Predicted 3D model of a 1512-nucleotide RNA (small-subunit ribosomal RNA) from a metagenome.
It matches the Rfam family "Bacterial small subunit ribosomal RNA".
Model confidence (mean pLDDT): 83 of 100.

[in-house]
RNA sequence: AGAGUUUGAUCCUGGCUCAGAACGAACGCUGGCGGCGCGUAUUAAGCAUGCAAGUCGAACGGUAGGGGAGGUCUUCGGUCUUCCUUGAGAGUGGCGGACGGGUGAGUAACACGUAGGUGAUCUACUUCUGGAUGGGGGAUAGCCCAUGGAAACAUGGGGUAAUACCGCAUAAGGCCUGAGGCUGUAAGUGGCUUUGGGUGAAAGGCGCAAUUGUGCCGUCUGGGGAUGAGCCUGCGGUCCAUUAGUUUGUUGGUGUGGUAAAGGCGCACCAAGGCGAUGAUGGGUAGCCGGCCUGAGAGGGUGUACGGUCACACUGGGACUGAGACACGGCCCAGACUCCUACGGGAGGCAGCAGCUAAGAAUAUUCCGCAAUGGGCGCAAGCCUGACGGAGCGACGCCGCGUGGACGAUGAAGGCCGAGAGGUUGUAAAGUCCUUUUGCAGAUGAAGAAUAAGGCGAGGAGUGGAACGUCUUGCUGAUGACGUUAGUCUGCGAAUAAGCCCCGGCCAAUUACGUGCCAGCAGCCGCGGUAAUACGUAAGGGGCGAGCGUUGUUCGGAUUUAUUGGGCGUAAAGGGCGUGUAGGCGGUUUAGUAAGCCUGGUGUUAAAGGCCUUGGCUCAACCAAGGUUUGGCGCCGGGAACUGUUAGACUAGAGUUCAGGAGGGGGGAGCUGGAAUUCCGGGUGUAGGGGUGAAAUCUGUAGAUAUCUGGAAGAACACCGGUGGCGAAGGCGAGCUCCUAGCCAUGGACUGACGCUGAGGCGCGAAAGCGUGGGGAGCGAACAGGAUUAGAUACCCUGGUAGUCCACGCUGUAAACGAUGUGCACUAGGCGUUGGGUAUGCAAGAUACUCAGUGCCGAAGCUAACGCGAUAAGUGCACCGCCUGGGGAGUAUGCCCGCAAGGGUGAAACUCAAAGGAAUUGACGGGGGCCCGCACAAGCGGUGGAGCAUGUGGUUUAAUUCGAUGGUACGCGAGGAACCUUACCAGGGCUUGACAUGUACCUGGAUGUCCAAGAGAUUGGGCAGCCUCUUUUUGAGGCGGGUACACAGGUGCUGCAUGGCUGUCGUCAGCUCGUGUUGUGAGAUGUUGGGUUAAGUCCCGCAACGAGCGCAACCCUUACUGUCUGUUGCUAACAGGUAAGCUGAGGACUCAGACAGAACUGCCGGUGACAAACCGGAGGAAGGUGGGGAUGAGGUCAAGUCAUCAUGGCCCUUAUGUCCUGGGCUACACACGUGCUACAAUGGUCGGUACAGAGCGUAGCGACACGGCGACGUGGAGCCAAUCGCAAAAAAGCCGAUCUCAGUUCGGAUUGAAGUCUGAAACUCGACUUCAUGAAGGUGGAAUCGCUAGUAAUCGCGCAUCAGCAUGGCGCGGUGAAUACGUUCCCGGGCCUUGUACACACCGCCCGUCACACCACCCGAGUUGGGGGUACCCGAAGUCGCUAGUCUAACCGGCAACGGGGGACGGUGCCGAAGGUAUGCCUGGUAAGGGGGGUGAAGUCGGAACAAGGUA
Repeated sequence: AGAGUUUGAUCCUGGCUCAGAACGAACGCUGGCGGCGCGUAUUAAGCAUGCAAGUCGAACGGUAGGGGAGGUCUUCGGUCUUCCUUGAGAGUGGCGGACGGGUGAGUAACACGUAGGUGAUCUACUUCUGGAUGGGGGAUAGCCCAUGGAAACAUGGGGUAAUACCGCAUAAGGCCUGAGGCUGUAAGUGGCUUUGGGUGAAAGGCGCAAUUGUGCCGUCUGGGGAUGAGCCUGCGGUCCAUUAGUUUGUUGGUGUGGUAAAGGCGCACCAAGGCGAUGAUGGGUAGCCGGCCUGAGAGGGUGUACGGUCACACUGGGACUGAGACACGGCCCAGACUCCUACGGGAGGCAGCAGCUAAGAAUAUUCCGCAAUGGGCGCAAGCCUGACGGAGCGACGCCGCGUGGACGAUGAAGGCCGAGAGGUUGUAAAGUCCUUUUGCAGAUGAAGAAUAAGGCGAGGAGUGGAACGUCUUGCUGAUGACGUUAGUCUGCGAAUAAGCCCCGGCCAAUUACGUGCCAGCAGCCGCGGUAAUACGUAAGGGGCGAGCGUUGUUCGGAUUUAUUGGGCGUAAAGGGCGUGUAGGCGGUUUAGUAAGCCUGGUGUUAAAGGCCUUGGCUCAACCAAGGUUUGGCGCCGGGAACUGUUAGACUAGAGUUCAGGAGGGGGGAGCUGGAAUUCCGGGUGUAGGGGUGAAAUCUGUAGAUAUCUGGAAGAACACCGGUGGCGAAGGCGAGCUCCUAGCCAUGGACUGACGCUGAGGCGCGAAAGCGUGGGGAGCGAACAGGAUUAGAUACCCUGGUAGUCCACGCUGUAAACGAUGUGCACUAGGCGUUGGGUAUGCAAGAUACUCAGUGCCGAAGCUAACGCGAUAAGUGCACCGCCUGGGGAGUAUGCCCGCAAGGGUGAAACUCAAAGGAAUUGACGGGGGCCCGCACAAGCGGUGGAGCAUGUGGUUUAAUUCGAUGGUACGCGAGGAACCUUACCAGGGCUUGACAUGUACCUGGAUGUCCAAGAGAUUGGGCAGCCUCUUUUUGAGGCGGGUACACAGGUGCUGCAUGGCUGUCGUCAGCUCGUGUUGUGAGAUGUUGGGUUAAGUCCCGCAACGAGCGCAACCCUUACUGUCUGUUGCUAACAGGUAAGCUGAGGACUCAGACAGAACUGCCGGUGACAAACCGGAGGAAGGUGGGGAUGAGGUCAAGUCAUCAUGGCCCUUAUGUCCUGGGCUACACACGUGCUACAAUGGUCGGUACAGAGCGUAGCGACACGGCGACGUGGAGCCAAUCGCAAAAAAGCCGAUCUCAGUUCGGAUUGAAGUCUGAAACUCGACUUCAUGAAGGUGGAAUCGCUAGUAAUCGCGCAUCAGCAUGGCGCGGUGAAUACGUUCCCGGGCCUUGUACACACCGCCCGUCACACCACCCGAGUUGGGGGUACCCGAAGUCGCUAGUCUAACCGGCAACGGGGGACGGUGCCGAAGGUAUGCCUGGUAAGGGGGGUGAAGUCGGAACAAGGUA
């Protein structure tokens, strides 16, 4: 620091996800040790049991009990009693139980933090410093006696003490009050001081000494300090405006009460205020902070442990005591709950430490000790202390250590992989040597302990007569929970100790097997449908390691709320427009001020924490010491540039006025105009009109349409008219008049910052719509009819109501758009246009400059790109509005507005991993342009109808083997199924096999032949034969057979695992690359453009220049010529010959076969751009590629083929292999494809007669002769072929004859009979021959195929396969046409361009209803909780007040009785918790039913959007 994910690819926007760190965690697997920390986050739920606050006998009375001594009695146990000593428990009294410990419910508050104030206060113990401590009194617990009660406890009587209680005296510098002085403050309240009056204390105890004393501890009263606390104030820190108004003790004053203390804190009266958009009030949530986590920081999150502070103590209320409480382990009352009870009454409060129950994913021992630290009490010893110190449990966290180290290759075994070579696990193990942290056993053994009392010394002060003391100091002097401590030493022995997650990308690490969209994985993208690096297992590897993963949460990455640090034309986002309030911001200049601002000093910001440096535990974690930064707030100084503020001045901003100008700016009223439409009256006139793609509805003989004339009505204003004008926007268009706003330019004068923006507010605001009243010609939602259609609630047509128009009122929204807020300033130009001005010019026309508008193109710059570009989307400033993934949804709900329709504001649950912008390449379009092709058209001939052949589907079958299936399967694989082939079926056999290789053993030459059984395979038997080399053997080799083992074999599956081969687009003209350039990039350019071509063929142009694969050419063939060679070919001349190239002979010719030439737009004319090229012509055998062939770019179709072959994987192995016999592939109601033969006279039949080419032949072609009507047979010459043969007669053709339009002398199917040939064998199932038979068929519906010249059509010939079998295939030649105007249309293709929501690419994408399932939500008759407010009722405890009923020790009066004062109890009043009643409040749970929404491999109906998406 980034990465993955939207796309075919790209850039951007934007969300989602990941890698990091952290945790009071939990869960899964695993688990050796130690140190240091942490441990109910849930239910402030309920709690059994024990403990957590006591202490002081030196405050007090004093007891039970113990001990000692004496006495009495004695049963010798003891009892009673006196004194001394000790003394539990209880009690009075003092101090402490307000600390320490727990928890976070409440609290949005001066609760907390920070900085201040207290001139408005208190403070026990403590400390410093003064003074005092005199003298009296009356009670009461305990105790004794008695009473009530189950208990808790209560009551009566008697008597007793105090440092308990109460007067009195005395007293101050205390308090109150009067008078005066000095001083100080922001402040009337302060401080100091003089004086008068009033008021106002106390307690003793223990030592020492011994007549007065003295020491210590106390007690009282002042004044300071310290500590702690109370109160007040500035500032700071949560969410919701779908909470906008709130408040009546409320805000203030006066008085009074109250408090330690200011104060409406309380009360009475008076006034009517206080708070609030800078967010009051209300609601939700929450203890706050130091800190902690994260982050580069700014921030964000958090408040567990530790520390500060607040609040609370079962819930609510209340006071008492006290220095301090409205009190966790105190009291009273009310409530809920639990317990005891004798039913009358009582008791209780773990949010102290342990522990229990429940809840929960989840959180510990009913431990030890006061040894240390700290606290309470005490003079002290000491007691108490679940504070604390420790131990236990928990890998909960952090840190450290270990599970061994070294050597060790045959690279062991085993595992895994494998191309079978090997690789890997892996120096890993084993083994050898070593060590002992840890462990086990034993031994030893610190520190935490300081000192107290006491003892022994030394020194000092003061008092005193002295002593005891006291102060300082030295030495000595008990005490350890942890603890069998830490540590150290000895012995033993590698011994006791490794797991978890991951391995498709992000992200480090891969193979095998299993599984087969199953099981499963998954943080995101996504894996799994038979070869899964993604599931499961194994092996190997990677990461971390006593842990590792998962889950949850927080921050980060996320600049994804943007202060640092984002945006708003099209991605989400500019308010429809103006006016203007608050607010924000604001021109030039002078002087002052010092709030902001800058700066120096100072106080504070506790400690801990963080950082730095040191140090202590062996290190670290942990702990300790020292140091330190930014920042916040306060105080005291200094500065004056900027902002603010005060005062003054200015004119450049803004405005006013005068002199000009343009304009569909607005409003109401009045007047005027013509064209068109419809309607009405009349005339002419006759059969249609109208409408459409075509029609119909409609209209017309009752006279339409058309046409002429007259009239009526309403609405709108052609031409001008223009990216022209005006307006803030919406918007504004015939002409004239009146009223009115704004704008522009130039020049004066004036005001003197008066400005800009603008949350709320107010106003304006198209169309449609609403209300009331008018109006209504045309148009025209709804509606009706006619068409269209599968349907057509549409598009089209005929009608037509609201509405459109006017007046008044409402609505308040639009793609209200420039999808671009307003204002100001700055930043190259060029060309238009509107309205002004200035200059030049005599004027016109014009030119230049300038201001204000309105357009186009462009520099820089900006932008993701498109684009914007002085009218900015550039560069800045000011202010406002708005955005933060898609869907849900502009929905629900609440509130506001509206007559309604509806509008404004405006969520969440749930769901997805995208949604989106711009541009790119393709593909596609019922988009466009250009071009080509037997593509159409023009022609010729067919197919589709018939019969037959052949292939396919289907059906059938034991089997009808398999494959090919739109084009691109179907006379295809098959170039030839009677057996074989053959893969299929039935039956019969074989199992190392029909076939290959190797090893071991046995055996035999190989081989040929015969017989028997059998359907055959096969089985059994016989005969002949006897290999080569040789150390002549029991040897070796070759070949055959048998046995055994490895293995063979498979036309079994997968063509969607593959190679190879092939089809198709398509013989279409395309497909690419290098370098350069260009673009952020995908890409583009080149390859586009202008011409041209069969062609990306060529030329020209051009940021391209070149190149490759294709095209063309090179190759073969055919057409012409030449040269050479002439046999088996040829024969012109010569010779022979009846004839025949037959012979001699010849090479001239034909021909054969080699080589060469020839054609290149080369020449001429024209067109074209001076090009390429095209058109015409000449010459030529051939002319513009001469004809034909071979040749098939990059790719597409998961096209075809595992059955040609090869091949991965899977499957079978006495069978899915192999052999044999027979059958089947030849079936047959049908359907289709491809063909043959026909339907006849351009023909059939008969006779005569002519002309090819290319092939083939020894298991062959077979002349010739004879036989047969014939197929053919018999004999058989010649020929391994330019020699002989097939082969003859090529056929159509030509000449002649006949048939005469018929189901025929057409046609030949079918069938019968007889034969021929091949072959072991023609039944299933061959071809051919002869005779006989003589079916359908009379030119073929819709539709459809081929062909552009030696082609179609027609005619025959040959060959491959092959024993035989050809209407098929492949070739060959003969005869030999017609037509093409042309490219509108159908099909296919190429190039350019355009649109796109497609990219599996239109056979695409995609919308809505309905049906089904699930999910969350909204409404909801109701029902049931919680909270709050208000009003009223009741009114506990208690404070305060009143009262004087009862009682009353201290003080006073009084001799006393008694009275007074005061008190207690009682009564009563205000307030007052819980409770009750009422309630248009807020907020949950649940719910019949209703509603829409979301999601869901293959449901239904349509076809709305994306292309002109077929009606933009």